A computed fold for a 597-nucleotide part of an RNA from Embleya scabrispora DSM 41855, annotated as large-subunit ribosomal RNA, domain I.
Rfam family: Bacterial large subunit ribosomal RNA. Gene Ontology terms of the family: ribosome and structural constituent of ribosome.
Context: one part of a larger RNA
RNA sequence: GGCGCACGGUGGAUGCCUAGGUACCAGGAACCGAUGAAGGACGUGGGAGGCCGCGAUAGGCCCCGGGGAGCUGUCAACCGAGCUGUGAUCCGGGGGUGUCCGAAUGGGGAAACCCGGCAGUCGUCAUGGGCUGUCACCCGCACCUGAAUAUAUAGGGUGUGUGGAGGGAACGCGGGGAAGUGAAACAUCUCAGUACCCGCAGGAAGAGAAAACAACCGUGAUUCCGAGAGUAGUGGCGAGCGAAAUCGGAUGAGGCUAAACCGGUCACGUGUGAUACCCGGCAGGGGUUGCGUGAUCGGGGUCGUGGGAGUGUGCUUGAUCGGUCUGCCGGCCGGUCGGCGAGUCAGAAACCGUACAUGUAGUCGAAGGACAUGCGAAAGGUCCGGCGUAGAGGGUAAGACCCCCGUAGACGAAACAUGUGCGGCUUGCUUGCGCAUUUCCCAAGUAGCACGGGGCCCGAGAAAUCCCGUGUGAAUCCGGCGGGACCACCCGCUAAGCCUAAAUAUUCCCUGGUGACCGAUAGCGGACUAGUACCGUGAGGGAAAGGUGAAAAGUACCCCGGGAGGGGAGUGAAAUAGUACCUGAAACCGUGUGCCU
Numbered sequence: 001g002g003c004g005c006a007c008g009g010u011g012g013a014u015g016c017c018u019a020g021g022u023a024c025c026a027g028g029a030a031c032c033g034a035u036g037a038a039g040g041a042c043g044u045g046g047g048a049g050g051c052c053g054c055g056a057u058a059g060g061c062c063c064c065g066g067g068g069a070g071c072u073g074u075c076a077a078c079c080g081a082g083c084u085g086u087g088a089u090c091c092g093g094g095g096g097u098g099u100c101c102g103a104a105u106g107g108g109g110a111a112a113c114c115c116g117g118c119a120g121u122c123g124u125c126a127u128g129g130g131c132u133g134u135c136a137c138c139c140g141c142a143c144c145u146g147a148a149u150a151u152a153u154a155g156g157g158u159g160u161g162u163g164g165a166g167g168g169a170a171c172g173c174g175g176g177g178a179a180g181u182g183a184a185a186c187a188u189c190u191c192a193g194u195a196c197c198c199g200c201a202g203g204a205a206g207a208g209a210a211a212a213c214a215a216c217c218g219u220g221a222u223u224c225c226g227a228g229a230g231u232a233g234u235g236g237c238g239a240g241c242g243a244a245a246u247c248g249g250a251u252g253a254g255g256c257u258a259a260a261c262c263g264g265u266c267a268c269g270u271g272u273g274a275u276a277c278c279c280g281g282c283a284g285g286g287g288u289u290g291c292g293u294g295a296u297c298g299g300g301g302u303c304g305u306g307g308g309a310g311u312g313u314g315c316u317u318g319a320u321c322g323g324u325c326u327g328c329c330g331g332c333c334g335g336u337c338g339g340c341g342a343g344u345c346a347g348a349a350a351c352c353g354u355a356c357a358u359g360u361a362g363u364c365g366a367a368g369g370a371c372a373u374g375c376g377a378a379a380g381g382u383c384c385g386g387c388g389u390a391g392a393g394g395g396u397a398a399g400a401c402c403c404c405c406g407u408a409g410a411c412g413a414a415a416c417a418u419g420u421g422c423g424g425c426u427u428g429c430u431u432g433c434g435c436a437u438u439u440c441c442c443a444a445g446u447a448g449c450a451c452g453g454g455g456c457c458c459g460a461g462a463a464a465u466c467c468c469g470u471g472u473g474a475a476u477c478c479g480g481c482g483g484g485a486c487c488a489c490c491c492g493c494u495a496a497g498c499c500u501a502a503a504u505a506u507u508c509c510c511u512g513g514u515g516a517c518c519g520a521u522a523g524c525g526g527a528c529u530a531g532u533a534c535c536g537u538g539a540g541g542g543a544a545a546g547g548u549g550a551a552a553a554g555u556a557c558c559c560c561g562g563g564a565g566g567g568g569a570g571u572g573a574a575a576u577a578g579u580a581c582c583u584g585a586a587a588c589c590g591u592g593u594g595c596c597u
Stems, first nucleotide, its partner, number of pairs: 001596009015582001016547002020518002022515007029507002031167002039101003042055003046079002049075003052059001061095006070083003106115003116135007137164002139161007171202001172200005182189001186236001212219002223250005233241002254499003257443001261299010274288001276289001277286002279330006304477001306442004310437006318337007338430006351424010362411003368384004385402002387391001393405003448472007458484001479494005534541002554581001557568004
């Protein structure tokens, strides 16, 4: 030195464990913000700091409930000083306080800082100063003022509005919009209207009550799912892309305007004729109240077996009061009562009471002992019992239905929130239906057309339908659009206004639950002081690190040593479980010994 054996050191694999994570399910919630958010800075405890809580009333203040013996959060113990059956700590509901920054909003600014005005108040002999409130911009509305320029307008100002502003994971709608890639290259094409950027909204959004489909039969708003179907199509007919009718399901809901016509008000124009006009008839009376255009408000009206208005006509439910210049009749309009409905999540809109349900604290909740074993501990074993609408689960010194927490089941709210029913309350109708019709209305720079694009299964194609740009530019029901160029016939529908729940999408968040999900190089980056330490000017990148024991019982005391560390002693079941702590593999390093050299 090598090989082997034994015993150690180092190291932290493996096994076991879980405080954390992950996927999904059900229910809830789906917004917060100028009444100052999200997110922070700085403070705040008797005693340094981190986390959490809180805000100069600062580990907390007040009220109302729950609860019932200890308490002064945690890492994390110790000391001090206190609180508490006059009910503390703790849990829930409602209030109060809430520094400074931040949309940040009195002005400024290198965020958490600096400097002000005004009003009130406090302090000082006085000045400086303290406290409370208030002072940004934009928009809507009302009013005041007011240029060039006479009326006016622009502009300015005051008041007012729980108007806006900023934040938020995904889902939604809209405006923009790639490339790597595929086509085995590549240009049309594809990837893909994807990623990404921007705007805006809601708890969902969008869509939505046929100018729809269909096919000579019919359906009857929209949305979503399954089929139709990888079909019909489209396509350097390559790669690829890719419907619809219809059927089966989920859900289910329909409404309001514009116009014609009538009336009120305002503005402008016109008008002096008593003949206009004042609801009609007769009589009286009034005297510009008229007519036209425009604006606005109220009534009316809302449809495709076309609808409505006006006019004429037929039938038809109440009472009462007032008005319509006066009287009578008829008509019309309005109020009240009665009658009949409807309703707050579209079609108008709030609030209150009451009952119930649910949530935000909680409460009750059955039934077991003995013996032995063990290495300390029994829940494991043996014997004899019990409960069960509870033998889910967790804990307890090992494996517990009957020890503890729970579980099945049954209860519970002063306060707040949500929902439902009823009542109050609000609101609609009180005339409607039919027939005829020469009249009027039925959404205009719209439809259509030409050119240029986009989007549809549809890449310009025979290319309809839908949308946009430029130009041109109709008709009003004997009207217009569609049925895939276009024409005829036939059929369907009624554009150019608006609203609309549910079925659908998603999960930052709350509660409960589940797993042939992970178990510390795994599972979230993060089981631990983690978006921390650290790196970077910055945007940004981004770790490592779990386990004594049942219980600290964490080794009093003695010895060696400066200490570190160790040897005794003691604790413990165990100390080769000693905080460098469960198990403790391998590489690697030793000690002893056998053999070989």